Annotation: A computed fold for a 519-nucleotide part of an RNA from an uncultured bacterium, annotated as small-subunit ribosomal RNA, 5' domain. Rfam family: Bacterial small subunit ribosomal RNA. Gene Ontology terms of the family: structural constituent of ribosome and ribosome. The prediction has a mean pLDDT of 83. The RNAcentral record of the full RNA draws on ENA, Greengenes and SILVA.
Context: one part of a larger RNA
RNA sequence: GGAUGAACGCUGGCGGCGUGCUUAACACAUGCAAGUCGAGCGAAGCACUUAAGUUCGAUUCUUCGGAUGAAGACUUUUGUGACUGAGCGGCGGACGGGUGAGUAACGCGUGGGUAACCUGCCUCAUACAGGGGGAUAACAGUUAGAAAUGGCUGCUAAUACCGCAUAAGACCACGGUACUGCAUGGUACAGUGGUAAAAACUCCGGUGGUAUGAGAUGGACCCGCGUCUGAUUAGGUAGUUGGUGAGGUAACGGCCCACCAAGCCGACGAUCAGUAGCCGACCUGAGAGGGUGACCGGCCACAUUGGGACUGAGACACGGCCCAGACUCCUACGGGAGGCAGCAGUGGGGAAUAUUGCACAAUGGGCGAAAGCCUGAUGCAGCGACGCCGCGUGAAGGAUGAAGUAUUUCGGUAUGUAAAGCUCUAUCAGCAGGGAAGAUAAUGACGGUACCUGACUAAGAAGCACCGGCUAAAUACGUGCCAGCAGCCGCGGUAAUACGUAUGGUGCAAGCGUUAUCC
Numbered sequence: 001g002g003a004u005g006a007a008c009g010c011u012g013g014c015g016g017c018g019u020g021c022u023u024a025a026c027a028c029a030u031g032c033a034a035g036u037c038g039a040g041c042g043a044a045g046c047a048c049u050u051a052a053g054u055u056c057g058a059u060u061c062u063u064c065g066g067a068u069g070a071a072g073a074c075u076u077u078u079g080u081g082a083c084u085g086a087g088c089g090g091c092g093g094a095c096g097g098g099u100g101a102g103u104a105a106c107g108c109g110u111g112g113g114u115a116a117c118c119u120g121c122c123u124c125a126u127a128c129a130g131g132g133g134g135a136u137a138a139c140a141g142u143u144a145g146a147a148a149u150g151g152c153u154g155c156u157a158a159u160a161c162c163g164c165a166u167a168a169g170a171c172c173a174c175g176g177u178a179c180u181g182c183a184u185g186g187u188a189c190a191g192u193g194g195u196a197a198a199a200a201c202u203c204c205g206g207u208g209g210u211a212u213g214a215g216a217u218g219g220a221c222c223c224g225c226g227u228c229u230g231a232u233u234a235g236g237u238a239g240u241u242g243g244u245g246a247g248g249u250a251a252c253g254g255c256c257c258a259c260c261a262a263g264c265c266g267a268c269g270a271u272c273a274g275u276a277g278c279c280g281a282c283c284u285g286a287g288a289g290g291g292u293g294a295c296c297g298g299c300c301a302c303a304u305u306g307g308g309a310c311u312g313a314g315a316c317a318c319g320g321c322c323c324a325g326a327c328u329c330c331u332a333c334g335g336g337a338g339g340c341a342g343c344a345g346u347g348g349g350g351a352a353u354a355u356u357g358c359a360c361a362a363u364g365g366g367c368g369a370a371a372g373c374c375u376g377a378u379g380c381a382g383c384g385a386c387g388c389c390g391c392g393u394g395a396a397g398g399a400u401g402a403a404g405u406a407u408u409u410c411g412g413u414a415u416g417u418a419a420a421g422c423u424c425u426a427u428c429a430g431c432a433g434g435g436a437a438g439a440u441a442a443u444g445a446c447g448g449u450a451c452c453u454g455a456c457u458a459a460g461a462a463g464c465a466c467c468g469g470c471u472a473a474a475u476a477c478g479u480g481c482c483a484g485c486a487g488c489c490g491c492g493g494u495a496a497u498a499c500g501u502a503u504g505g506u507g508c509a510a511g512c513g514u515u516a517u518c519c
Base pairs, nucleotide, nucleotide: 001519002518003517004516006515007514008513009512010511013391014390015389016388017387018386019384020383021349026347027346028345030344031343032342035091036090037089040088041087044084045083046081047080048079051076052075053074054073055072060067061066098302099301100300107227108226109225110224111223112222113221114220117219118218122215123214124213125212126211127210128209130164132162133161139154140153141152142151143150144149170195171194172193173192174191176189177188178187179186180185200207201206228274229273230272235265236264237263240262241261242260243259244258245257247255277299278298279297280296281292282291283290284289304325305324306323307322308321327338328337329336330335355381357380358379359378363377364375365374366373367372394424395423404415405414406413407412428460431454432453433452434451438446463508464507465506466505467504468489469488470487474503475502476501477500478499484491485490
């Protein structure tokens, strides 16, 4: 000198774009953050409606006996719905969002491999969808419990579940032929035996279902190289190293198990200990290098602590389940409920870090045929000079060099064209009028915002540090080794350009200094 997710002191006009718990991965009140589909299904409610029955009886006619029978209510029934909220079922809750505790590791980066693998939704191609069955939630009844939540009996549906049929193709077993590879091997062809499918809905346009193959996308595993410090850590290791067999997995593998052998790693630093998420990047530097890993993007890990599996194409699952621990809450003491490292917000810690805001209008995501619904992702607004950038606080002219202030050798000198007065201008702010793009037919939170125009007043808008040398900028007074200053050298003991104040000056400027850290 540059830089910062900064903090502190003094000061503070406006706008744009960014950015904002670096500490306690400390504990959390409250609200919201993942739903959706009635074009899968049955029932219920609501509204309307068709028909029948019961009741009620307005009106009209009347021979006063009665006849007619509107509207309404109830029960049953037919149908309809941009209606409602539970339930079964499907898809999504594995994405998106947060954090960096752990991890020195194939975790990450980079380059390869899989002849050892999987892949829902999507795209393409081929072949199909025949015929049956038994349940169950909802619901009703009953019952246990304070509650959470159940138990029993009965009824019912499906794109829920289960057999059967069919099998082009697929898979498994058996043997065969041909071609081929760096190896285990791979590919193709035909044969025999065996195994496994399907679901309907519809507004009639379609949308779905099953099997197989290919693609795309996403993942999984393996390997070469690279990846901090310490030897005041020198030996470490028994599933350890390898083999055979069996199991398990999508798949290879001590991944797991039984048996057998005794190996394997290590001064080219094993093991142990400490520290740490890694990278693209960012800061600095002429570069080499050094430092950092906030925001944004990629990967990984985690979700109160530890463990476990279930479901599923995908999880060993932040707002799923089970168990154990700590903590908090409810309780009728028998038992239950919870998890902000999502967005706001609270307490605490701290030098220190924001609103319990608006909207789904845009972009994107989930579901749906769609309308649409959901979306604290996101888009915006609010707060903070926290950072960068831009603008303003007036311009021209004005000497009697006014007053005031400071100083003085008392003549003056400085402040100083500075002010006043004169002539102008209106950027910003304020006032009034108009008023977007962002949206493609409709739909705009932002927002009457940006922007444009008009009138109006120099009005509403300057500070901070420094002035001994380094280092641009000096005088007076006060103090008297005191009070104090200080980055280094050093200043202060009676004329201090070094302390404090004033005037003047210098530097930067809505900032200026200090502190911390890096180059």